[in-house]
Molecule: c-di-GMP-I riboswitch aptamer
Organism: Vallitalea pronyensis
RNA sequence: UAUAGUUAAUAGCAAACCUAUCGAAAGAUAGGGACGCAAAGCUAUGGGUCUAAGGGAAACAUCCUAUGAUUGCCAGGUUGCCUAU
Numbered sequence: 001u002a003u004a005g006u007u008a009a010u011a012g013c014a015a016a017c018c019u020a021u022c023g024a025a026a027g028a029u030a031g032g033g034a035c036g037c038a039a040a041g042c043u044a045u046g047g048g049u050c051u052a053a054g055g056g057a058a059a060c061a062u063c064c065u066a067u068g069a070u071u072g073c074c075a076g077g078u079u080g081c082c083u084a085u
Base pairs, nucleotide, nucleotide: 002085003084004083005082012037013036017032018031019030020029021028022027035072041078042077043076045075046074047073048070049069050068054065055064056063057062
C1' cells in the first nucleotide's frame, strides 16, 4: 500500500420508546435509553422512499408538485481503528 474480515483486544456509534425545543409536516436537535452496526464516520452526487407549507387543478371530496427530509433504504465519493494474508 492492497485485499479480507471481526477471531481477539482497544475504542466508537446509538434503533424503538420517553421528555423538552424547533418545524406546516416529514423530520431534526439535546438529555435519558439500547434494537443493533466492521464504517450505523462524513458527504444529499445518482436512485428509491416520506412530507406538501407555498403553488397549480378540481366534480370543492380531493389530487399533483420539492425548493423540504431521509446516509440506521440502496449505491457512488471520501476519511479511519485492529488483526491476518